Small-subunit ribosomal RNA from a metagenome, 1421 nucleotides, folded computationally. The coordinates come from a structure-prediction model, not an experiment, and the mean pLDDT is 84.
[in-house]
RNA sequence: GUCGAACGCACCGCAAGGUGAGUGGCAGACGGGUGAGUAACGCGUGGGAACCUUCCCUGUGGUACGGAAUAACUUCGGGAAACCGAAGCUAAUACCGUAUAGGUAGCCUCUGCAGGCAAGCUACUGUUUGAAGAUGGGCCCGCGUACCAUUAGCUGGUUGGUAGGGUAAAGGCCUACCAAGGCAACGAUGGUUAGCUGGUCUGAGAGGAUGAUCAGCCACACUGGAACUGACACACGGUCCAGACUCCUACGGGAGGCAGCAGUGAGGAAUUUUGCGCAAUGGGCGAAAGCCUGACGCAGCAACGCCGCGUGAGUGAAGAAGGCUUUCGGGUCGUAAAGCUCUGUCAAGUGGGAAGAACCUGCAAAGUUUUAAUAGGAUUUUGCACUGACGGUACCACUGGAGGAAGCACCGGCUAACUCCGUGCCAGCAGCCGCGGUAAUACGGAGGGUGCAAGCGUUAUUCGGAAUUACUGGGCGUAAAGGGCGCGUAGGCGGUUUUUUAAGUCAGAUGUGAAAGUCCCGGGCUUAACCCUGGAAGUGCAUCUGAUACUGGGAGGCUUGAGUAUGGGAGAGGGAAGUGGAAUUCCUGGUGUAGCGGUGAAAUGCGUAGAUAUCAGGAGGAACACCUGUGGCGAAGGCGACUUCCUGGACCAAUACUGACGCUGAUGCGCGAAGGCGUGGGGAGCAAACAGGAUUAGAUACCCUGGUAGUCCACGCAGUAAACGGUGAUCACUAGGUGUAGCGGGUAUUGACCCCUGCUGUGCCGCAGCAAACGCAUUAAGUGAUCCGCCUGGGGAGUACGGCCGCAAGGCUAAAACUCAAAGGAAUUGACGGGGGCCCGCACAAGCGGUGGAGCAUGAGGUUUAAUUCGACGCAACGCGAAGAACCUUACCUGGGCUUGACAUCUGCGGGAUUUUCUGGAAACAGGAAAGUGCCUUUCGGGGAGCCGCAAGACAGGUGCUGCAUGGCUGUCGUCAGCUCGUGUCGUGAGAUGUUGGGUUAAGUCCCGCAACGAGCGCAACCCUUUUCUCUAGUUACCGGCAUUUAGGAUGGGGACUCUAGAGAUACUGCCCCGGUUAACGGGGAGGAAGGUGGGGAUGACGUCAAGUCCUCAUGGCCUUUAUGUCCAGGGCUACACACGUGCUACAAUGGGCUGUACAAAGGGUAGCGAACCUGCGAAGGGGAGCCAAUCCCACAAAGCAGUCUUCAGUUCGGAUUGGAGUCUGCAACUCGACUCCAUGAAGUUGGAAUCGCUAGUAAUCGCGGAUCAGCAUGCCGCGGUGAAUACGUUCCCGGGCCUUGUACACACCGCCCGUCACACCAUGAGAGUUGGUUGUACCAGAAGUCGUUGGGCCAAUCCUAAACAGGAAGGCAGGCGCCUAAGGUAUGGCUGAUAAUUGGGGUGAAGUCGUAACAAGGUA
Repeated sequence: GUCGAACGCACCGCAAGGUGAGUGGCAGACGGGUGAGUAACGCGUGGGAACCUUCCCUGUGGUACGGAAUAACUUCGGGAAACCGAAGCUAAUACCGUAUAGGUAGCCUCUGCAGGCAAGCUACUGUUUGAAGAUGGGCCCGCGUACCAUUAGCUGGUUGGUAGGGUAAAGGCCUACCAAGGCAACGAUGGUUAGCUGGUCUGAGAGGAUGAUCAGCCACACUGGAACUGACACACGGUCCAGACUCCUACGGGAGGCAGCAGUGAGGAAUUUUGCGCAAUGGGCGAAAGCCUGACGCAGCAACGCCGCGUGAGUGAAGAAGGCUUUCGGGUCGUAAAGCUCUGUCAAGUGGGAAGAACCUGCAAAGUUUUAAUAGGAUUUUGCACUGACGGUACCACUGGAGGAAGCACCGGCUAACUCCGUGCCAGCAGCCGCGGUAAUACGGAGGGUGCAAGCGUUAUUCGGAAUUACUGGGCGUAAAGGGCGCGUAGGCGGUUUUUUAAGUCAGAUGUGAAAGUCCCGGGCUUAACCCUGGAAGUGCAUCUGAUACUGGGAGGCUUGAGUAUGGGAGAGGGAAGUGGAAUUCCUGGUGUAGCGGUGAAAUGCGUAGAUAUCAGGAGGAACACCUGUGGCGAAGGCGACUUCCUGGACCAAUACUGACGCUGAUGCGCGAAGGCGUGGGGAGCAAACAGGAUUAGAUACCCUGGUAGUCCACGCAGUAAACGGUGAUCACUAGGUGUAGCGGGUAUUGACCCCUGCUGUGCCGCAGCAAACGCAUUAAGUGAUCCGCCUGGGGAGUACGGCCGCAAGGCUAAAACUCAAAGGAAUUGACGGGGGCCCGCACAAGCGGUGGAGCAUGAGGUUUAAUUCGACGCAACGCGAAGAACCUUACCUGGGCUUGACAUCUGCGGGAUUUUCUGGAAACAGGAAAGUGCCUUUCGGGGAGCCGCAAGACAGGUGCUGCAUGGCUGUCGUCAGCUCGUGUCGUGAGAUGUUGGGUUAAGUCCCGCAACGAGCGCAACCCUUUUCUCUAGUUACCGGCAUUUAGGAUGGGGACUCUAGAGAUACUGCCCCGGUUAACGGGGAGGAAGGUGGGGAUGACGUCAAGUCCUCAUGGCCUUUAUGUCCAGGGCUACACACGUGCUACAAUGGGCUGUACAAAGGGUAGCGAACCUGCGAAGGGGAGCCAAUCCCACAAAGCAGUCUUCAGUUCGGAUUGGAGUCUGCAACUCGACUCCAUGAAGUUGGAAUCGCUAGUAAUCGCGGAUCAGCAUGCCGCGGUGAAUACGUUCCCGGGCCUUGUACACACCGCCCGUCACACCAUGAGAGUUGGUUGUACCAGAAGUCGUUGGGCCAAUCCUAAACAGGAAGGCAGGCGCCUAAGGUAUGGCUGAUAAUUGGGGUGAAGUCGUAACAAGGUA
């Protein structure tokens, strides 16, 4: 909760009947919630026996008699309350005696009394005995069920037995006694985590993850303990006790348990209404009506998920407007919009409107049954009526009208989708790679696009991809990974044959594998989601039957695996004892004298006290030259003089024997280099530490001189190595060739060799195959089988903690936090090397002359300045841009001006060009005056070109920035010989080959060879010049011969010569000899003007240096626009404590001064060169001939030669500087030009370290010319004259080319990279301790309670005594005692967490400090 159809009482009502609390019955053990605990028979699955089971079903029997109480109720009392106590009355289906319990309705046939009632009967429903079933539950067992071994031993009721107790029931479940067992590497015990399953998510599957909703089981109900009642509980909304917490209180005591449904608080990123209804389904009670039911059915909230629908459809190009963009043409949003024609879902309004309902009950009818009965009851069928929370909901009709209804993410690649603007390593983005430093498809915005869509993104999590834990389905030579090696236990695997068994295996059958879910065929909501019926599946487990090939078990054989016996030979195999010679060192003695020793060079050291050297003798220790060999032996480590003894193994040959005895091998045991430790010896040489000497910036090193442990022996310990073949063991199979060691066989020979062949070991080459490649390849890294060990990104780290071992050093086992996006292997191409080989170059060497020292010139740096404009900085900036700054140039500074501008185009208007002149001013400029009217064409109207002024705006302008946005041009490696391509071939590929090799060349030049064959850009040649000759042509050039002559090729003349300038020739290793591959080519020679590209020039491959230049020019972007533009005057670029580069002149006698005298080439010239002549000391001036040049001029070439002066000095060298006087150019020489004359006469006497140029007509030396230019040259570019020395050679320095090698480099060695220290941050270990959690052991104490026990307490039923207000028995209640025991306490341990002064290492950080350990031979492998 329910039942008055079990019971009494109270109340209401006339009654019928109803209400209330209580006794009693049944139900509160179901349903609902949660997952704390639990690693367990808890769950899943399949079995089992020693059990219980209310209600339900079936059938059997009974359902009598008697008794004593008690609640309610009444009275009294206590208490704040909760509630309690005492006395009294009463009933039952309550209780007691033996087991029972009756109730409701109806009927009088029988009995009693007259009817009627009672007994009785009938029906229904209870109750009870024993039995069976069903259901539910308890118990036992097989198998399955997380991680940690840094948890390896656990256990005393523990394991078993006997007896007893206990339970519903088996059982150490409990007790006594006896025995000493039980579990565990197939993981016990301990720790951590966790409810289990059907299922769910994912996946091709196998698996992996998970256990919400729904369903089954378990556990829990504030925490811990306990029992009572009951069929069932040790009980969510029951009881008792203890504890924590909350509340009430009168302080004495009490009350409570939302992990039920709503709801509140707190926590949190986050999770709903204090709703409606029992109408349906289900449950409890009841005879039933009915009552109860936050189970449940519905509604509400939340796009949380799944499903469906809409936000319109058709047409519409002037491709509208507008936005964005643009190469300015256009493109795009875009048929998109507008416009026109339609439709009507959803929403809105109006109206209609379900199914879900069948029971029950009532009524009516018809049966059946009971009975005497057509009453009544029970029951069946049919019909009617009644019952709806949702809800006026689903659904339907009508109305109007495109009207009210689209967002989110993304657009660098992965990955579908692109542009503009802004920003400028900032702001920001980012899943990974990464983007952003002025042109960002990557940030922010916009336009456009892509994807999904009432959703879209983000975050978190799981699986997948991931064959990235590999059962399916991986690996271990070098990427991570074979144990250092053996023996061997458990285990795993195992030759051949017969028979048996049937465990594995296979086949069939049966049971089970709940339902839901998944899958399939159908069905119901308009469809779908969703729901319903049926099927399949559920790969599993169990039982039964069968098969016997294989595996296993039993029994019996076999010989090929394995082993044993016999006979041989080989060997640094092991252990012990002994022996030997050479050498080093030391000692003694002799000879002998000043050094020895050592190094790159030295020094320390030893030596006149006699070393080193040498001879003789002696001592001692260690190691065993030659033989010695990718030879031998051993399991590995390892083993090397000789002899002896002991001893292990392998091999060969032939026979015999055993009969699978085999292989591998976790744990275990043993062996195990060097170094190290302990004890005792020994100690010659060598030699950590140490000392000294060197080297060096330093040198705690490399080198040298010494030197102790140690190295040696004995006995112990230790147990690691790049203990490597970086390759575990065993077995079988799969082309060969060729060495070598051991033992055999065959043929042949007189014999030795040689040759063929077998087994075992040890090497090389190589096919198939394998492999990422390198490589391996019968000694596999091939193909198979068995067993073991090991790996899973790099660092942290083989570290910490714990454990085990060790005397210690240390070893074995072995993490995590944190951090990175890599670390790594093999091969390729480059680059580099204090790697190698070959070759070249004025690269070195051999020479000559310089620079660096002085003065001056010039350019840079620095400094200064108003400005000293800018660029260039190793070679490859610095006499460079600049082939020429007084103004100009000029870009800089100061000052004064202009603003469509100094310059260009366009428009309008006016004039026309142009010239002269005045005023102010430094000029620019500003303001006036005067003269003047052009060119082309014309159909005469005009048109065109050009010029000037004014006005407006488009625009001009910029030597402003960015050479790291660019073009073009240039430098450089380098005139070095290289750089590539097509096709083919090889390689998975990057790539290789060709282009390498052998020769040769100046050369990738050529020859030969070759899986290459060809080709291109480079080289060479073709071009220019020079050297020789021929032909042609001779003016301005030339003049041999002839003539003339002023003596000058001047003239005639000539075409011979020189020369000029055109065309040709010549030189090609062509010829000879030698070498060489009969080659390319090289050496020599002849001839020739010239000889091996004759000399010189032009010519610069692919590329490198983000090389240089935005100030030559061009140009993107940015900046500026009364200025960063433009005009003008003056100044500056010319400064000057300093230091550098490049030059000139010198320092003198091979010279200088003076005088005389000879010989060029190449150039230039009209705003020019300028002759003769005159003047001047001279620069120059005057003058003006000639010349647009083989004609004239510049223009005397100088060194040279001849003569003369001087004789080594700051000079007769040197010429700076300064004073004076001039000349020229120019508008103008002050800042700031050049030259001349007179005077002055500085430094400097050959130049430190260092460094530059040059190989022949070169260096050196001498002058001449030109460009620029008004003037200005020691610079630059050219020209000729005179004219050397040296080159043995390629070791070294520098640069370069080819091949090869190593590489941890690729921004490519100016690379990479290591460690300490300092600073900051992070996580972590240790730490005197401190503080929690959890758990063990020992002890104390012990509530409630079960059980046991007790009798001096109390008690209605039953029994006895027997008649008594009694006593006793049985039984019970309360109390006492005992066992057990929760919380609690004391002591002491284990495990684990947090924290701590201090301390250890680790990681990460910006450009710190010190060195340079590694990568190359990394400079000491």
Rfam family: Bacterial small subunit ribosomal RNA.